[in-house]
RNA sequence: CAAGUUGGUCGGGUGAUCGCGGCCGGAAGGCAUUCUGGUCGAGGAAAGUCCGCACUCCACAGAGCACGGUGCCGGCUAACGGCCGGGCGGGUAAAACCGACGGCAAGUGCAACAGAGAAGUGCAUUGCCCGGCUGGACGCGGUUCAGCCAGGUGAGGGUGAAACGGUGGUGUAAGAGACCACCAGCAGUGGCAGUAAUGUCGCUGGCUAGGCAAACCCCACCGGGAGCAAGGUCAAGCAGGACGUAGUUCCCCUCAUUGAGGGGGCACGGAGUGGCUCGCUCCGUUCUAAGUCCAGGUAGGCCGCUUGAGAUUGUCAGUAAUGGCAAUCCUAGAUAGAUGAUCACCGCCCCUUUGGGGUACAGAAUGCGGCUUAUAGGCCAACUUGUCGU
RNA sequence: GCGGGUGUAGCGUAGUGGUUAACGCGUCUGGUUGUGGCCCAGAAGACCGUGGGUUCAAAUCCCACCACUCGCC
Numbered sequence: 001c002a003a004g005u006u007g008g009u010c011g012g013g014u015g016a017u018c019g020c021g022g023c024c025g026g027a028a029g030g031c032a033u034u035c036u037g038g039u040c041g042a043g044g045a046a047a048g049u050c051c052g053c054a055c056u057c058c059a060c061a062g063a064g065c066a067c068g069g070u071g072c073c074g075g076c077u078a079a080c081g082g083c084c085g086g087g088c089g090g091g092u093a094a095a096a097c098c099g100a101c102g103g104c105a106a107g108u109g110c111a112a113c114a115g116a117g118a119a120g121u122g123c124a125u126u127g128c129c130c131g132g133c134u135g136g137a138c139g140c141g142g143u144u145c146a147g148c149c150a151g152g153u154g155a156g157g158g159u160g161a162a163a164c165g166g167u168g169g170u171g172u173a174a175g176a177g178a179c180c181a182c183c184a185g186c187a188g189u190g191g192c193a194g195u196a197a198u199g200u201c202g203c204u205g206g207c208u209a210g211g212c213a214a215a216c217c218c219c220a221c222c223g224g225g226a227g228c229a230a231g232g233u234c235a236a237g238c239a240g241g242a243c244g245u246a247g248u249u250c251c252c253c254u255c256a257u258u259g260a261g262g263g264g265g266c267a268c269g270g271a272g273u274g275g276c277u278c279g280c281u282c283c284g285u286u287c288u289a290a291g292u293c294c295a296g297g298u299a300g301g302c303c304g305c306u307u308g309a310g311a312u313u314g315u316c317a318g319u320a321a322u323g324g325c326a327a328u329c330c331u332a333g334a335u336a337g338a339u340g341a342u343c344a345c346c347g348c349c350c351c352u353u354u355g356g357g358g359u360a361c362a363g364a365a366u367g368c369g370g371c372u373u374a375u376a377g378g379c380c381a382a383c384u385u386g387u388c389g390u
Numbered sequence: 391g392c393g394g395g396u397g398u399a400g401c402g403u404a405g406u407g408g409u410u411a412a413c414g415c416g417u418c419u420g421g422u423u424g425u426g427g428c429c430c431a432g433a434a435g436a437c438c439g440u441g442g443g444u445u446c447a448a449a450u451c452c453c454a455c456c457a458c459u460c461g462c463c
Base pairs, nucleotide, nucleotide: 001386002385003384004383005382006381007380008379009378010377012346013345014344015343016342017341018340020041021040022039023038024037025036026035027034028033043361047372048371050370051369052368053367054366055227056226057225058224067223068222069221070220071219072086073085074084075083076082087101088099089098090097102218103217107216108215109212110211126156127153128152129151131149132148133147134146135145136144137143138142165183166182167181168180169179170178184208186205187204188203189202190201191200192199193198231303232302233301234300240294241293242292243291245289246288247287250264251263252262253261254260255259267285268284269283270282271281272280273279310329311328312327313326314325315324316323317322347359348358349357350356351355391462392461393460394459395458396457397456400415401414402413403412408446417433418432419431420430421429439455440454441453442452443451
């Protein structure tokens, strides 16, 4: 310098004019509000809502079932399915990078087509071989070829994604872990290294146990439910209840003149008697009007609401994630939703270059930690390989 | 804010691990008819929303994303 890869970071700047929302101050005011000065005002993802928490209310003796999630080991963290480090496997020429990475030697299940045979059993239609029969040839008590019958054999060819360890030998009629040597792999067990996952070196065993758990399932661990429209508080209007005041009342009688008194009826409510019911006794009762008070609570207002697992810088511990300490800073909080528009100059990119065009993805809605997805362009660092120079 | 469902030929659907994805309507071609329709025969038309993964094998199982749609407060 080039190529590949990974991580981090920025993601337009300045000025003018006109506007918008919060807070503080001032002025006017009909107390609704208006004007004015200052100050602050979107993101790395504010997004998807895929996880985990805080916070709030409800529920809750304990334990278990069901359901859902997670799944190598250690660490970090408030917590996590996140992050860091390590192991194992995959992967690259190398660096990178990727892995739902517990258990099919618990149980059940699945494997189309092809193929002789697809999972602890089965198979002979190609091949190889013993035996029997028939026929042919020859060098004729034998050898060989062809066909048929009955058997042995999964070694060979062939099928398939996958064929029941591999290589060599012994053995056999031909074969076969039937037997042997080495290798691979498995189960049990021991030593050493490591916190562990795991690695490595032995011993014993039987000769081989196949694949799929993002198939049911088993094992271990985790999870109570709902969500800021949570929840709290103030409280119009309408409806409801209580209180006294004024008027008003089904029938009969008396006085009397539109009122007063007495009696009765009806059903309801309250109190007493009583263990309870029925019964008995006493008291009250309707409607209208305006007024006062009461409880719950709608519309609506306020709180929750942004000072917090906070940010920046430095330093220390740690391989790192992360944590401790010190100093400094305060940085949207609206409620149908403010954070905008125009112009000029500069920066960057493109084109047909005295000029023209463009400048990404996208926008808070209780807050925070992650993941995922979208993103024009720029900058920095690290690793690997190649080339050149010293 | 919380939760569920769907996506397959132009349209409506089936198919829930296994050969070349099935059916109806529609389209096209031919026949029938004097002509058209009905009818008869045949054909074309799908990489199953997109991208990855698991598996020998994926429309189907898992993950992420996209679009549409429904319910509750």
Two RNAs folded together computationally: RNase P RNA and transfer RNA, 463 nucleotides in total. Its mean pLDDT, the model's own confidence on a scale to 100, is 76. It holds a member of the Rfam family "Bacterial RNase P class A". From the family's description: Ribonuclease P (RNase P) is a ubiquitous endoribonuclease, found in archaea, bacteria and eukarya as well as chloroplasts and mitochondria.